[in-house]
FMN riboswitch aptamer (RFN element) from a Bacillota bacterium, 143 nucleotides, folded computationally. The coordinates come from a structure-prediction model, not an experiment, and the mean pLDDT is 78. The sequence was found by an Rfam model in a public genome assembly.

RNA sequence: GUACUCCUUCGGGGCAGGGUGAGGCAAAUGCCAAUUCCCGAUCGGUGGUGACGCAUCAGAAAGAUGCGAAGUCCACGAGCCUUUUGGCAUGAACUGGUGUGAAUCCAGUACCGACGGUAUAGUCCGGAUGUAAGAAGGAUAAA
Repeated sequence: GUACUCCUUCGGGGCAGGGUGAGGCAAAUGCCAAUUCCCGAUCGGUGGUGACGCAUCAGAAAGAUGCGAAGUCCACGAGCCUUUUGGCAUGAACUGGUGUGAAUCCAGUACCGACGGUAUAGUCCGGAUGUAAGAAGGAUAAA
RNA backbone atom coordinates (compact mmCIF):
# COMPACT_ATOMS: atom_id res chain seq x y z
C1' G A 1 0.00 0.00 0.00
C1' U A 2 -4.06 -3.61 -1.39
C1' A A 3 -9.01 -7.34 -1.85
C1' C A 4 -13.28 -9.38 0.85
C1' U A 5 -16.56 -7.84 4.85
C1' C A 6 -18.86 -3.96 7.75
C1' C A 7 -20.14 1.36 8.84
C1' U A 8 -21.02 6.63 7.59
C1' U A 9 -21.90 10.55 4.22
C1' C A 10 -22.96 11.89 -0.67
C1' G A 11 -25.28 10.43 -5.15
C1' G A 12 -30.23 14.49 -11.70
C1' G A 13 -31.17 18.84 -14.55
C1' G A 14 -35.02 21.26 -17.20
C1' C A 15 -40.76 25.22 -20.89
C1' A A 16 -39.10 32.38 -20.77
C1' G A 17 -42.62 34.23 -24.27
C1' G A 18 -46.60 33.62 -27.86
C1' G A 19 -50.80 30.88 -30.45
C1' U A 20 -54.89 27.44 -30.57
C1' G A 21 -59.18 25.82 -27.59
C1' A A 22 -60.74 19.66 -25.88
C1' G A 23 -63.69 21.16 -22.10
C1' G A 24 -66.11 24.21 -18.18
C1' C A 25 -68.93 28.49 -16.38
C1' A A 26 -72.44 31.91 -17.77
C1' A A 27 -76.52 32.82 -20.80
C1' A A 28 -75.24 39.13 -22.16
C1' U A 29 -71.39 36.13 -28.33
C1' G A 30 -68.61 37.21 -22.43
C1' C A 31 -65.15 34.73 -19.08
C1' C A 32 -61.96 30.65 -17.73
C1' A A 33 -59.21 26.81 -19.77
C1' A A 34 -52.74 22.53 -22.21
C1' U A 35 -45.49 23.79 -18.63
C1' U A 36 -49.10 17.81 -22.50
C1' C A 37 -51.17 20.28 -29.00
C1' C A 38 -48.51 24.30 -32.47
C1' C A 39 -44.39 28.13 -32.74
C1' G A 40 -40.52 28.84 -29.75
C1' A A 41 -37.47 27.92 -25.22
C1' U A 42 -34.71 24.67 -22.35
C1' C A 43 -32.03 20.12 -19.69
C1' G A 44 -28.13 16.19 -19.88
C1' G A 45 -27.07 10.60 -13.99
C1' U A 46 -22.70 6.80 -13.30
C1' G A 47 -17.95 4.06 -14.77
C1' G A 48 -14.57 3.62 -19.06
C1' U A 49 -12.06 5.68 -23.29
C1' G A 50 -10.16 10.37 -24.79
C1' A A 51 -5.05 13.78 -30.30
C1' C A 52 -8.00 18.75 -25.86
C1' G A 53 -7.52 22.38 -21.65
C1' C A 54 -5.58 24.01 -16.91
C1' A A 55 -2.21 23.50 -12.76
C1' U A 56 2.20 21.64 -10.44
C1' C A 57 7.04 19.21 -10.82
C1' A A 58 11.20 18.76 -14.02
C1' G A 59 13.66 21.47 -17.67
C1' A A 60 18.50 21.46 -22.80
C1' A A 61 14.88 18.27 -24.59
C1' A A 62 11.85 14.29 -23.74
C1' G A 63 8.74 13.72 -19.76
C1' A A 64 5.91 12.90 -14.83
C1' U A 65 1.70 13.83 -11.65
C1' G A 66 -3.16 15.90 -10.48
C1' C A 67 -7.85 17.93 -11.99
C1' G A 68 -11.59 18.83 -15.80
C1' A A 69 -13.39 17.00 -20.54
C1' A A 70 -18.82 12.34 -24.98
C1' G A 71 -26.93 12.94 -23.74
C1' U A 72 -26.63 10.24 -29.21
C1' C A 73 -18.62 5.39 -28.79
C1' C A 74 -18.33 0.97 -24.98
C1' A A 75 -20.80 -0.43 -20.56
C1' C A 76 -24.22 0.63 -16.36
C1' G A 77 -28.49 2.71 -13.64
C1' A A 78 -33.83 3.88 -12.68
C1' G A 79 -39.12 -0.02 -14.65
C1' C A 80 -41.55 -5.09 -14.61
C1' C A 81 -41.24 -10.41 -13.30
C1' U A 82 -38.88 -12.89 -9.81
C1' U A 83 -35.70 -14.16 -5.54
C1' U A 84 -30.90 -13.99 -7.91
C1' U A 85 -24.12 -14.68 -9.88
C1' G A 86 -31.60 -14.90 -12.86
C1' G A 87 -35.21 -13.30 -16.86
C1' C A 88 -37.86 -9.33 -19.80
C1' A A 89 -37.68 -4.34 -21.43
C1' U A 90 -33.79 -0.78 -22.48
C1' G A 91 -33.62 6.12 -26.79
C1' A A 92 -30.67 9.10 -30.14
C1' A A 93 -25.31 11.64 -35.21
C1' C A 94 -24.33 13.07 -39.30
C1' U A 95 -21.60 16.65 -42.44
C1' G A 96 -17.36 19.75 -42.96
C1' G A 97 -12.42 21.28 -40.89
C1' U A 98 -7.57 20.18 -38.76
C1' G A 99 -4.43 16.10 -38.64
C1' U A 100 -0.30 10.25 -39.68
C1' G A 101 -4.79 9.19 -37.14
C1' A A 102 -11.27 11.95 -35.06
C1' A A 103 -16.69 7.56 -32.16
C1' U A 104 -14.48 12.20 -27.97
C1' C A 105 -11.18 18.23 -30.60
C1' C A 106 -13.21 22.77 -33.66
C1' A A 107 -17.52 24.45 -36.69
C1' G A 108 -22.36 23.52 -38.50
C1' U A 109 -26.87 21.08 -38.73
C1' A A 110 -29.81 17.24 -36.67
C1' C A 111 -31.73 13.71 -33.21
C1' C A 112 -33.14 11.24 -28.20
C1' G A 113 -35.46 10.85 -23.44
C1' A A 114 -39.23 4.80 -18.45
C1' C A 115 -43.93 4.05 -15.85
C1' G A 116 -48.91 5.98 -13.65
C1' G A 117 -52.07 10.66 -13.80
C1' U A 118 -54.03 14.61 -16.68
C1' A A 119 -56.07 17.75 -23.12
C1' U A 120 -51.40 13.72 -26.15
C1' A A 121 -45.65 15.54 -21.07
C1' G A 122 -37.58 14.66 -21.23
C1' U A 123 -39.26 19.67 -18.45
C1' C A 124 -45.96 19.50 -14.32
C1' C A 125 -48.03 16.06 -10.37
C1' G A 126 -47.13 10.93 -8.40
C1' G A 127 -44.62 6.13 -6.78
C1' A A 128 -40.02 8.98 -4.42
C1' U A 129 -38.21 11.72 2.78
C1' G A 130 -37.86 5.60 -2.25
C1' U A 131 -34.21 2.93 -5.26
C1' A A 132 -29.56 2.94 -7.86
C1' A A 133 -25.07 2.95 -11.32
C1' G A 134 -21.40 4.68 -8.35
C1' A A 135 -18.17 8.53 -5.42
C1' A A 136 -15.60 9.88 -0.93
C1' G A 137 -14.18 8.73 3.97
C1' G A 138 -13.66 5.28 8.03
C1' A A 139 -13.32 0.32 10.92
C1' U A 140 -11.32 -4.77 11.49
C1' A A 141 -7.83 -8.97 10.71
C1' A A 142 -4.71 -12.47 8.11
C1' A A 143 -1.48 -12.96 4.17